[in-house]
RNA sequence: AGGGGUUUAGCUCAGUUGGUAGAGCGUCGGUCUCCAAAACCGAAGGUCGUAGGUUCGAGCCCUGCAACCCCUG
Repeated sequence: AGGGGUUUAGCUCAGUUGGUAGAGCGUCGGUCUCCAAAACCGAAGGUCGUAGGUUCGAGCCCUGCAACCCCUG
């Protein structure tokens, strides 16, 4: 320099044909317990890497850029 992959909650990851963003773990609160753990119930937490474009509507389609990983030279 060229090519490919990944980027979504604190962490690991889903997200179908474009239609109001989820799970597990963790955190916080509650129930239970002499106390704690476990179990059960509930809650908080997201500018979906970034800047634009298309669309009535974008996590999803298109373009630029960035970070990380892999391949070629």
Model confidence (mean pLDDT): 83 of 100.
Predicted 3D model of a 73-nucleotide RNA (transfer RNA) from Candidatus Saccharibacteria bacterium UBA949.
It matches the Rfam family "tRNA". It is annotated as a transfer RNA. Rfam links the family to the GO term triplet codon-amino acid adaptor activity.
It was read from a public genome assembly.
The organism belongs to Candidatus Saccharimonadota, within Bacteria.